[in-house]
């Protein structure tokens, strides 16, 4: 850095998805060892059990308990008891310190809570430093103790007595507070700072081992705390107004401290679109992940600061809390209980239950660093420092290393069966020993701190000594010893993405991140070789960043892809001409302060490296101060005149608005002429007319719209705006002058305008005309069509506000080539009543440059540039839902999510379509001949039927087709009986030739008997056959033509199809091949950015048709000769023919058209003229066409059968329906006699003469011929004469019944022909549809292959021999341009709505239960404040009564929980019920794409 995925192919535009990196992660599989780190993200849930805060006897009274000492008893003389507080120490007790640190969690908090930067002239600060002063003298109590209740228990009362560093009093005392002066002096508004004066006011505690520690007052400092402020700090506007102590003052009260903090009162403010208030989320930050960065996203662990401790409320002590391991109440909840009443709060450490995918041990020590206490030793420390458990993660090590090919044997696997792979892998050989095991040494962390002695000065400090202290842990490391010994595993292998085969399964299990894989040969599932990546982990998952310039500052768009707001005005805002001075806010530049530490970075250093750690340095892109510069913006003051205005002139126009008014044409109404009709359509009919219509004359009335002019004109901000004229109003453009002096330009929120349709009131209604009737189309017709017709269109006033309100182009300005037209001014010239030139100002058309994905655009930009606004970010859901606002009401602005898809889309490109145009061409129409469809019968197929009717073909292009021949064979079906290495092939032992001939048995086969010994040969054997025997095989017309080959068909014998090179396009692709003429033909010829070639057409090729040469038997016979009259002979080489070669035909050669071409058209010659006619010959490619059953194959399948082999039956069957054909229907005919005239084929298992028989099939016979010789073999229509006379016939011949031939083992099922007899349908064929353009059709017969027979079929051959084509309008096929497209499986395409059926999310509902909230109102626990003589009352005072101050109750005020009443938000659910989404082949119609068949579409009924 990029890739995959939309399409048939391209470029775009736009979405998903991938590959990287990261984690406090989990899950599956796996698991050696160390080091470092981390480890309940979830229910701030509940919490058994232990610890987590204590210490001070060196304050204090004391001394329960323990221990020592002394003493008394008492004896078991070393033991128990009692005394003594004496004497180490010390439970509980009264003090002082501490408990506000230290540890945990993130609930709440959008907020000075936090970051940062400042401020306190508005503050406190215990211990601790330093410094200053001072530490008098006295009282009172009171816990413990001791006495006596209560209580289950917690706890607790009463009387009696005591000390203290407790508490109280007096004294002293000021640089302390206070009040009033006074001077000085600085600063930042209040207002400080210092200095004096005078007066009032406040203290203290004591213990000591005598070193020292202590108290008190006051200044400094440090540390720590409070408070105020700029800036910064999430999403919502579908939350727009908020608030009443609110916003300020004056004063008072209250805090350390300002200050509505609280309170009287006074003012009526204060906030808010630069988003108040509300509602939702949510600790902030250093820092972490992630990025190139700029962001985005997080906020564990470490550190700072904040909140909070079961839940709400309170303050008390204290320097410090409104207090996690205090206290007070209220409230949950869970424990005790003797029922009366207590008790507790793990969001410390460990643990436990619960919840979850998911998070450790009721460990060990204070040795260290810290911290409380203490003078200290020391006690306490779940802080901490170790340990255990965990691959959560980083880092490191290692499971061996050298050698070793016969590329080993064997084994998985693959295989074309040769062999490849695994694989130097292993065996083997040599060598080492990290780990790991056993032994055995073993730290450093310990500072000789602390304590004590001991010196030494500067009196608390340094040096010297000595003695003690280690959880971890006998741990790190260390030698030793033995021997490769103890150690690999995941996940992938279709493309992205590195790595491929087998085999199993067959839209099935199943994969799948994203395209997608899987339907019988899956590199995409599952196994399994293999490989590939990584590695003690490897892979899924869930989150984040990235890629992603898919939110765009950097760094995106907006004609058509999502997007220009229907249009203007316009207030705030942005943004703004020239040119001077000033200033200094943005900006620039230096210096300062801050930016914690740790983190990144960078050096360098310590653990063997590394992680990790230390040191030091850069950073910390901020803010703040404070010097300075002035170009630029900004601000102040001046000045210009070119943007912009104003006036004047002189034009312009369908600009508005209200009048008035004109013809025309259309109705309607009278009256007149006039009659059978009119009208309407594709054709009809509703309809209107004999009651007199339609036409037509002529008058009169009505509304609505204004023809010609007219036209890429004209005007208007848009929407729009059209006779004529008159009035007001408004604009716009030239010109040249004068004036204003930047007045400007854009423009959210706002206002005004806004087609048509609708809607309200009142009018008006000629025509038009939604709704509605009616008549047609139609498979239906709620449509198109037609005939009426009613809102409505028109006019007054009043609403909607919306359109495909479009140039799908926002407004302004500047600048960038040109041509031409045209509107409307103006100027100059001229030969002047007009032309040229040239200006400004609209308004087209073409185009260079540029930009654009492309189309395209182009001074009227989509060019290049500024300035301002709207506005888009995948389709779909959805411009919908809910809220809000607007509206009478249709509705209209604003505007989601869930849930769904990998696309949706734009613009060009190939084709392919079109009921879309243009042109060509073909028996394609037409114009003609004959046919089929009707009938009988062949014959195929379909169906049916059967034990089988084998199997294939199936629109044209299956259906006389495979099959150029089904009685058996064929045969492949079927039934039945048989065989198993097999009918057939190759190997291989044994034996034997082989093979004939009888018998049995349908036959295969099976048994028996006879007979028989062959051939070459080096005599060893060989070949070839048969038989047994084993085993590899063999065998299949079994499947798959959708795995193939190979043939075959078809489009189409259409004239197309493509290639270098070249040019044009970002490509896909174009050009060439297109265009003008021409051709059967992309054939030629000419134009041409194309030049040339290929494959196809043509020609070559063969047949025919004419000619020459040569050649002359079996073939001919013109002359000549013989003759049985027969080319039969002699002969002959002329003819015909044979078959070899050659000529000939080219638009050559005249005239005419055409371009002077190519080429046509006529015309001469000529057998043939314009491809002479016929065949062979089928481009590229299309149709998964056909064909595994011709052959051949790959897979699969069967293997005593799906193989083989007999026999017999089927394939021929038969209500039917189609496809081809054959024979008719008659007279152009049939019988009948007579008689002429081809050409091609074919014959030895043959064709078969001539004769005889038979009515014939045929039979006999056996000449001839291996073929120009003989044969089949008479051609038949034709001709000529006769007969039938329009009829079921003298037509037709089917059927049937009789008797025969003939091939053949065998004609029953089931042959084919003869003869007699029988004589069915059928009288010319309905829709519809086939074939044919000349030796063609139609008609005639002949031959062949197939074959033993057996064509009416096929394929060939002669014979006779027509018509008819004006033309290209319509059918069908096809070719070529061109044009549309939502098609690419290509219209047999695609795709849209309702309805039906399952699943999902959602809206709305009568409600119904929650949660937060507001407002009103009752309530009123503990507390603090404030009153109080109801009751107490030690320290001071007292005149001794009693005061002064407390306490306690009692009450005020405030308050929390808690209750009502009533609103707002919010979730959740809820009978039915809306639309919307997805599903497999449902239903019903076909709306859109093509002119989609009535052009869509856009907005409204």
């Nucleotide at each position: 850095a990029g890739a995959g995925u939309u399409u048939g192919a391209u470029c775009a535009u736009g979405g998903c998805u991938c590959a990287g990196g990261a984690u406090g992660a989990a899950c599956g599989c796996u698991a050696g060892c160390g080091g470092c780190a981390g480890g309940c993200u979830u229910c701030a849930u509940a919490c058994a059990u232990g610890c987590a805060a204590g210490u001070c006897g060196a304050g204090g009274g004391g001394c329960a308990g323990c221990a020592u000492a002394a003493a008394u008893u008492a004896c078991u003389u070393g033991u128990a008891a009692u005394u003594u507080g004496a004497u180490g120490g010390c439970g509980a007790c009264c003090g002082g310190c501490g408990a506000a640190c230290g540890g945990g969690u993130g609930c709440g908090u959008a907020a000075c809570g936090u970051g940062u930067a400042u401020g306190c002239a508005a503050u406190c600060u215990a211990c601790c430093u330093u410094u200053u002063a001072c530490u008098a003298g006295g009282g009172u109590a009171u816990a413990g103790c001791c006495c006596a209740g209560a209580g289950a228990a917690a706890u607790u009362u009463g009387g009696a007595u005591u000390a203290a560093u407790c508490c109280c009093c007096u004294a002293u005392a000021a640089u302390a507070u206070c009040a009033u002066g006074a001077a000085a002096u600085c600063g930042c508004a209040u207002g400080g700072u210092u200095u004096u004066a005078u007066g009032a006011u406040u203290a203290a505690a004591g213990c000591u081992u005598c070193g020292g520690c202590g108290g008190u007052a006051g200044a400094a400092g440090a540390u720590g705390a409070g408070c105020a402020u700029g800036c910064a700090u999430c999403c919502u506007a579908u939350u727009a107004g908020u608030u009443u102590g609110u916003a300020g003052g004056u004063g008072a009260g209250g805090u350390a401290a300002c200050g509505g903090c609280u309170c009287a009162c006074c003012u009526a403010g204060a906030c808010u679109a630069c988003g108040a208030u509300a509602g939702g989320u949510a600790g902030g930050g250093g820092c972490c992940c992630u990025g190139a960065g700029a962001g985005g996203g997080g906020g564990a662990u470490c550190c700072c600061c904040c909140a909070c401790a079961c839940u709400g409320g309170u303050a008390c002590u204290g320097a410090g809390a409104c207090a996690c391991g205090g206290a007070c109440c209220a409230g949950a909840c869970u424990c005790c209980u003797a029922c009366g009443g207590g008790a507790g709060g793990c969001a410390g450490c460990a643990g436990u239950g619960a919840g979850g995918a998911a998070u450790a041990u009721u460990g060990g020590a204070c040795a260290a660093u810290g911290g409380a206490c203490g003078a200290a030793a020391g006690u306490c420390u779940g802080a901490u420092c170790c340990a255990g458990c965990u691959a959560u993660g980083c880092c490191g090590c290692g499971u061996g290393c050298a050698g070793g090919a016969u590329g080993a044997c064997a084994g998985c696997c693959c295989u074309a069966c040769g062999g490849g792979u695994u694989g130097u892998a292993a065996a083997c050989u040599g060598c080492u020993u990290u780990u790991a095991u056993a032994c055995a040494g073993g730290a450093a962390g310990a500072a000789a701190a602390a304590c004590c002695c001991c010196g030494a000065c500067g009196u608390g400090u340094c040096g010297g000594g000595g003695c003690u202290u280690g959880a971890c842990g006998g741990u790190a490391c260390u030698g030793u010893a033995a021997g490769a010994a103890u150690a690999a595993g995941g996940a992938u292998c279709g493309g992205c993405u590195a790595a491929c085969u087998c085999c199993g399964u067959g839209c099935c299990a199943g994969c799948a991140g994203c395209c997608g894989c899987g339907g019988u040969a899956a590199u995409a599932c599952g196994g399994a070789g293999g490989a590939u990546c990584c590695a003690a982990g490897c892979g899924u998952u869930a989150u984040c960043c990235g890629g992603a310039a898919u939110u765009a500052u950097u760094g995106g768009g907006u004609u058509u892809a999502a997007a220009g707001g229907g249009u203007c005005c316009g207030c705030a805002g942005g943004c703004g001409g020239u040119u001077u001075u000033u200033u200094a806010a943005g900006u620039c530049a230096g210096a300062g302060g801050u930016g914690a530490a740790a983190u990144c970075c960078u050096a360098c250093a310590g653990c063997u490296c590394a992680a990790c750690u230390g040191u030091a340095g850069a950073a910390u892109u901020g803010c703040c101060u404070u010097u300075g510069a002035a170009a630029c913006u900004g601000a102040a003051a001046g000045a210009c005149u070119u943007g912009a205005g104003u006036u004047a002139u002189u034009g312009u126009g369908a600009a508005g608005u209200g009048g008035u008014u004109a013809g025309a044409a259309u109705g309607u109404g009278u009256g007149g002429u006039g009659u059978a009709g009119c009208g309407g359509u594709g054709a009809a009919a509703u309809g209107c007319a004999u009651a007199g219509a339609u036409a037509u004359c002529a008058c009169a009335c009505a509304g609505a719209a204004u023809a010609c002019c007219a036209a890429u004109u004209g005007c208007g901000a848009a929407g729009g705006c059209a006779g004529a004229u008159c009035a007001c109003u408004a604009a716009c453009a030239a010109u040249u002058a004068a004036c204003u002096g930047a007045c400007g330009c854009u423009c959210a929120g706002g206002g005004a305008c806004g087609a048509a349709a609708g809607c309200g009131u009142g009018g008006g209604u000629a025509g038009c005309g939604a709704a509605c009737a009616g008549g047609a189309u139609u498979a239906g017709a709620u449509a198109c069509c037609c005939u009426g017709g009613u809102a409505g269109u028109c006019c007054a006033c009043g609403c909607c506000g919306u359109a495909a309100a479009c140039g799908a182009u926002g407004a302004c300005a500047a600048c960038u080539a040109g041509c031409u037209g045209u509107u409307g001014g103006g100027a100059g010239a001229c030969a002047a009543u007009g032309u040229c030139u040239u200006u400004c100002a609209g308004u087209g058309g073409c185009g260079c440059a540029g930009c654009u994905a492309a189309c395209g655009u182009u001074u009227u930009a989509a060019g290049u540039u500024g300035u301002c606004c709207g506005c888009c970010u995948g389709g779909g859901g959805a411009g919908u839902a809910c809220g809000g606002c607007c509206g009478c009401a249709a509705g209209g602005c604003u505007a989601a999510a869930a849930c769904u898809c990998a696309a949706a889309u734009g613009a060009a490109u190939u084709g392919a379509c079109g009921g879309g145009g243009a042109c060509c061409c073909g028996c394609a129409c037409a114009a003609g001949c004959g046919g089929u469809g009707g009938a009988g019968c062949a014959u195929g197929u379909g169906g049916u039927u059967u034990a089988a009717u084998u199997c294939g073909a199936u629109g044209c292009a299956a259906c006389g087709c495979g099959a150029a021949a089904a009685a058996c064979c064929u045969u492949a079906c079927c039934u039945a009986c048989u065989c198993u290495u097999g009918a057939c092939a190759u190997a291989c032992u044994u034996g034997g030739a082989a093979g004939c001939u009888c018998u049995u048995g349908u036959a295969a086969u099976g048994a028996g008997a006879g007979u028989g010994u062959g051939c070459c040969u080096u005599u060893u054997g060989g070949a070839g056959c048969c038989a047994a025997g084993a085993u590899a095989c063999a065998g299949g017309u079994g499947c798959u033509g959708c795995a193939u080959g190979g043939c075959u068909g078809u489009c189409g014998u259409c004239a197309g199809c493509u290639c270098g090179u070249g040019u044009c396009g970002u490509g896909a692709g174009a050009u060439g091949u297109u265009c003008c003429g021409u051709u059967a033909a992309g054939u030629c010829g000419g134009a041409u950015a194309a030049c040339g070639a290929g494959c196809g057409c043509a020609a070559c090729c063969c047949u025919u048709a004419c000619c020459c040469u040569u050649a002359u038997u079996u073939g001919c016979c013109a002359g000549c000769g013989a003759u049985u009259c027969g080319g039969u002979c002699g002969g002959g080489a002329a003819c015909u023919a044979u078959a070899a070669g050659g000529g000939g035909a080219c638009u050559g050669c005249c005239g005419g058209u055409g371009a002077u071409a190519a080429a046509c058209c006529g015309g001469a010659g000529g057998a043939a003229g314009g491809u002479g006619a016929g065949g062979a010959c089928g481009a590229c490619g299309u149709c998964a066409a056909g064909u595994c059953a011709u052959c051949a194959u790959g897979g699969c399948c069967c293997u005593u059968a799906c193989g083989a082999g007999u026999a017999g039956g089927g394939c021929u069957a038969c209500a039917c329906a189609c496809g081809u054909g054959c024979u008719a229907c008659a007279a152009u005919g049939g019988g009948g006699a007579a008689u002429a005239c081809a050409g091609a084929c074919g014959g030895a298992c043959g064709c078969u003469a001539a004769g005889c028989c038979g009515c014939g099939a045929g039979g006999u016979g056996g000449u001839g011929c291996u073929a120009a010789u003989c044969c089949u073999a008479u051609a038949a229509a034709g001709u000529u004469c006769u007969u039938c006379g329009u009829a079921g016939u003298c037509c037709g011949g089917a059927u049937u019944g009789g008797a025969g031939u003939c091939u053949g083992c065998a004609a029953c099922u089931c042959g084919a022909c003869u003869c007699c007899a029988u004589g069915a349908a059928g009288u010319c064929g309905g829709a519809a549809u086939c074939g044919c353009u000349a030796g063609u059709a139609a008609u005639c017969g002949c031959g062949a292959a197939u074959c033993a027979g057996c064509a009416u079929g096929u394929c060939g051959c002669g014979g006779u021999g027509a018509a008819u084509a004006c033309g290209u309008u319509c059918u069908c096929g096809g070719g070529u341009c061109u044009u549309g497209u939502a098609c690419a499986c290509a219209c047999c395409g695609c795709c849209c709505g309702u309805c039906a059926c399952a699943c999902c999310a959602u809206g709305g509902a009568a409600g119904u239960g929650g949660a937060u909230u507001g407002c009103a109102c009752c309530a009123g626990a503990a507390g603090u404040a404030g009153a109080u003589a109801g009751u107490c009352u030690a320290a001071c005072c007292u005149u001794c009564g009693g005061g002064a101050g407390g306490g306690c109750g009692u009450u005020u005020a405030c308050c929390a929980c808690g209750g009502u009443g009533u609103g707002c938000u919010u979730c959740a659910u809820g009978a039915c019920u809306g639309g919307g989404g997805u599903g497999a082949a449902g239903u019903c119609a076909u709306a859109a794409c093509a002119a989609g068949g009535u052009a869509a579409c856009c907005g409204u009924a």
The RNA shown here (small-subunit ribosomal RNA) has 1501 nucleotides and comes from an uncultured bacterium.